RNA sequence: CACGAUAAUGGCAAACCUGUUGAAAAGCAGGGACGCAAAGCUAAAGGGCCUUACUCAUUACCGAGUUGGCAGCCAGCUACCGAAU
Numbered sequence: 001c002a003c004g005a006u007a008a009u010g011g012c013a014a015a016c017c018u019g020u021u022g023a024a025a026a027g028c029a030g031g032g033a034c035g036c037a038a039a040g041c042u043a044a045a046g047g048g049c050c051u052u053a054c055u056c057a058u059u060a061c062c063g064a065g066u067u068g069g070c071a072g073c074c075a076g077c078u079a080c081c082g083a084a085u
Stems, first nucleotide, its partner, number of pairs: 002085001003082002011036002016031006034072001040077003046074002048070003054065003
């Protein structure tokens, strides 16, 4: 350095509920734990996914742009501990 124990010290917190913000996706706070060895950080310049108020187009739907969001999808960056290999 890779790697990741039936190790140690600690950490985070899905669904759901309550409050709140938002058009929505979703965010924040409290409760709550499905899980997580990076579930830490990065969405203003890698990909992917979600939303559709607004614009374009359409008879309408589908669609395109755009806005916003997701890091608990992959990715990038950084990091605690140390059994085995």
Annotation
c-di-GMP-I-GGC riboswitch aptamer, 85 nucleotides, folded computationally. Model confidence (mean pLDDT): 82 of 100.